Background:
The part of an RNA shown here (small-subunit ribosomal RNA, central domain) has 350 nucleotides and comes from a metagenome.
Context: one part of a larger RNA
This record gives sequence, structure tokens and C1' cells, in this order.
RNA sequence: UUGGGCGUAAAGGGUCCGCAGGGGGCCGGUUAAGUUUGGUGUGAAAGCCCAUGGCUCAACCAUGGAACUGCACUGGAAACUGGCUGGCUAGAGGACUGGAGAGGAAAGUGGAAUUCCUGGUGUAGCGGUGGAAUGCGUAGAUAUCAGGAGGAACGCCAACAGCGAAGGCAGCUUUCUGGACAGUACCUGACCCUCAUGGACGAAAGCCGGGGGAGCAAACAGGAUUAGAUACCCUGGUAGUCCCGGCCGUAAACGUUGUAGACUCGGUGUAGGGGGAUUUGGUCCCCUCUGUGCCUUAGCUAACGCGUUAAGUCUACCGCCUGGGGAGUACGGCGGCAACGCUAAAACUC
Repeated sequence: UUGGGCGUAAAGGGUCCGCAGGGGGCCGGUUAAGUUUGGUGUGAAAGCCCAUGGCUCAACCAUGGAACUGCACUGGAAACUGGCUGGCUAGAGGACUGGAGAGGAAAGUGGAAUUCCUGGUGUAGCGGUGGAAUGCGUAGAUAUCAGGAGGAACGCCAACAGCGAAGGCAGCUUUCUGGACAGUACCUGACCCUCAUGGACGAAAGCCGGGGGAGCAAACAGGAUUAGAUACCCUGGUAGUCCCGGCCGUAAACGUUGUAGACUCGGUGUAGGGGGAUUUGGUCCCCUCUGUGCCUUAGCUAACGCGUUAAGUCUACCGCCUGGGGAGUACGGCGGCAACGCUAAAACUC
């Protein structure tokens, strides 16, 4: 390479956008590049293969045939692919109407709680644990009442609820703004799918500059525990956690399941929309589109399980795997302020 695979055995890129490339709906016309069919030329000889023959046989040799699956030129065919051209609306997009949502950004604002400060009441303890101690407290703590300051997070609602491409998103209000969904069938007329390289986004931690700092809390200190205890428990506590700007670019970035499309029994919840039937009205009931769960048929699977949200049956394109360790390491290159990231071996060994 052929082939086989990627939920859990090795293997889906963190996510999206997207150039090149690959693939591409229905009906005509045309062309003849691919495709297909015929002809001509060429495809050296030797060799291989077949037949016959020559050395007594064989090896070996000779003659003939076949083959040389290819290439070029040329005549024809027109289903399929491609090119050109005309048309269509089922894919895709637009328009209009409507409702849902923690989707994003900015500004403002609210209450509960913790801590601290001031004042009042009040007195000997508080705190903490398995039990204690460190710690705090007669310079008046803890408790309680009133007032104030400041930072961070938003109880109930809350849901196997919702939204977002993913990361992720939750008090309330306003402004700006993205996407999805339903209905109408008015417009465009294949404008589509996927995507190496590339670009953008990307939790937490970490880094740089500036601010902020209530609570929590790596490091650190002390008290315990213990044979020891560089831990688990306790008392403290600095980075950090928060905001603005700039980096980093990783993750069990997980549904451990790439994206898009088509097809294939049912049952039962739930979220958003539409239609029908019915009603005074609401509810209930039936149908339908989109999302999100559970159970299951066929089928699939090594099993577990999956099962119209497929891991079933197919198509298109991308990524990835190829025994364990060495190793996601070394070296080199690229990126980064650094930390480190990306790409990625071999010796050796079992």
C1' cells in the first nucleotide's frame, strides 16, 4: 500500500468560520474531455508461457505461436461523469408576521449574609475538636441592639427546565446586539455539503501593567494527631480568587460518540410554536414542526449497551489509530515575557 478500525479495548481534532481540494437536486438541448466500441501503427531481440523439432534423455538450443494488459493516431456511440447552454423548486437563502430563552456587551440598581469600624446594653468567658490546644477576651470579648464602611456572590423561584458553536451563561432594570423556532408560501433559483493550510473564539490555573481586597485560601506559621506527620483535623494567613488592559491556548475542553444529508416499529414525560375538535370560558382530547429526557421493536455490538437525539441502514468530506515501556519525551523548528505549548523520533527493553 491493500485491508481493518476510532462510546468503554489504540484511535473524533476543544469549538466554529472558511480559501484551495473532494463531493453535489429535478427536466431538456449541445459537446465529446473522462467513459465505451472498432480500425491502423507501434509495443526490439532475448527471457516467461504454449506447440513442434535438434543434441541417445535432460539441462541447453532452434523454429513458430501466444503474450507484451501500454502508448499514439483515427472512425463510431452518448447512458453515466465533466464542459457549455435553457428551464424548474423539493436543497439553501431571503421577505413578512409571531411568541420563547441564565445567548453576548455596557451602564445602573436591590436585599440577605460574612467581616471590619463607631456607639448602647451586658459580664466572663468565647471559639474550636473525636477529645484538646494554639487563638480571641476584664485595655470588656462572645451574645444582643442601632448606625456606618467595603468587597464578593446572588437564597426561594429552580426543573431529568431554558439558551449558546464550544468554552460557558442565573438578583433586578435599561440600552445595544447575535442565533434558533413556528406560521405564510411572497421573492431568489442549486446560490449547497465538507474542509488540509489558515483565521477567530476558547474553563481553571499561570504571567505582565494598573486598581481592588469582605469571605475563602496554595505557600507559609503555629496547635494537635502520630513511631514519624514536610498530611488528613484546628487557629491564623500571603499570592490568588474580583475589575480594566495585554498575554497564555491547555483540560476527564466528555455524550470519552466529527460535520452534513437520507431512510427505518412503538410507548411515555417535558420546553417553545402552529392547526383541529369542543366549551360561556378555562381545562382536557387529536394532529403537526423544533428542542430536551426516559423505556423499548427490528437491527447493531466482544459484551456492557445503543436503539428516529443510533453505536441501525446508506452517501459526501475531514481528523485520527496500528503491541507495552522508552515518550507525548529528546533533538530540530515554530509560538510565548516566562511558565510552557504545538510538531515529534530513535537506541534499548519486554